[in-house]
Order: sequence, then structure tokens, then C1' cells
RNA sequence: GGCGAGGUAGCUCAGUUGAUUAGAGCGUUCGGUUCAUACCCGAGAGGCCAUGGGUUUGAGUCCCAUCCCCGCUA
Repeated sequence: GGCGAGGUAGCUCAGUUGAUUAGAGCGUUCGGUUCAUACCCGAGAGGCCAUGGGUUUGAGUCCCAUCCCCGCUA
């Protein structure tokens, strides 16, 4: 350089055919439980969906460019 796959919460990942309010587990905070800690139970906070543009009434999702990471190949 070429091809392929990917970038969504602190971490690991879903998100289906463009519209439901952007979600789960772990973690974290608060509360309950306990003599206490852990386990367990309940509740909360935390996201400009990599960046910029385009299409559309409407984009995490479609199109283009750029950046980053992984694999194969030369």
C1' cells in the first nucleotide's frame, strides 16, 4: 500500500427493516440487611453513539471524507 472487521456509560458488549424514551452485565454512589464485612435486595448517577459533512419530516442505524484500533496480505 491492498482487503476485511470494528469505534455506543469507567470496563465488556447489545441496539433487528431509519421513528418507540439509547439499553444490559460488571463497576461506582446512596439506602436496606448484618454486631461488622462480604453475599444478597432496592434506588440513583454516569452517553454530545470516534470526528466532520451529506441524504431524510426523522440517523447510533444510510452515504462520503478523516482519525484510531485489530486481523489477513504484499
Model confidence (mean pLDDT): 81 of 100. The RNA shown here (transfer RNA) has 74 nucleotides and comes from Spiroplasma sp. WSS. Taxonomically the source falls in Spiroplasma (Bacteria, Mycoplasmatota, Mollicutes, Entomoplasmatales). The same sequence occurs in records of 2 taxa. It matches the Rfam family "tRNA". Rfam classes the family as a transfer RNA.